[in-house]
This is a predicted structure of a 112-nucleotide RNA (SAM riboswitch aptamer (S box leader)) from Echinicola arenosa. The coordinates come from a structure-prediction model, not an experiment, and the mean pLDDT is 76. NCBI's taxonomy places the organism under Bacteria, Pseudomonadati, Bacteroidota, Cytophagales, Echinicola.
RNA sequence: AAUUUAUAAAGAAUAGGGGAGAGAACAGGCUCAUAGAACCUAUAGCAACCUAUCCCUCGUGAAGAGAAAAGGUGCUAAAUCCUGCCUAAAUCAAUUAAAGGACCUAUAAAUU
Numbered sequence: 001a002a003u004u005u006a007u008a009a010a011g012a013a014u015a016g017g018g019g020a021g022a023g024a025a026c027a028g029g030c031u032c033a034u035a036g037a038a039c040c041u042a043u044a045g046c047a048a049c050c051u052a053u054c055c056c057u058c059g060u061g062a063a064g065a066g067a068a069a070a071g072g073u074g075c076u077a078a079a080u081c082c083u084g085c086c087u088a089a090a091u092c093a094a095u096u097a098a099a100g101g102a103c104c105u106a107u108a109a110a111u112u
Stems, first nucleotide, its partner, number of pairs: 001112008013043005021032003026084004044076003049072002056066003085101003
C1' cells in the first nucleotide's frame, strides 16, 4: 500500500507549549477559534478490536469456560458535525426520515 471482516447516534480533559486558522477530501450548510482553536508534549481518562502464566469465578481436579489488572493499538467538541448517490417518485414546498442500502472516511484484526 492493497484485500477481507468488524465497528462507527454511547463514552472520556486538564496543564504547559503553540499563534491563526480548524472540523479528512470536493460542494453546500452549520459549528469551533485571539475569552487562544488546530497542532505538539506531559499527565489523566474512555473504550474493549487484539492480547493474557497476576488475581478472581464456575469446575472434585485436570481440561475448558467466564471475567479481568497489566500490555499492543485507538480515541477523549458537535451523530463519521449534517447533507450529497440509490430505494424515490409525487410535491410550490414542507414532510414521511434519527428509515434502509451504497459510496467515502476512520479505527482494529487478519492476509498478501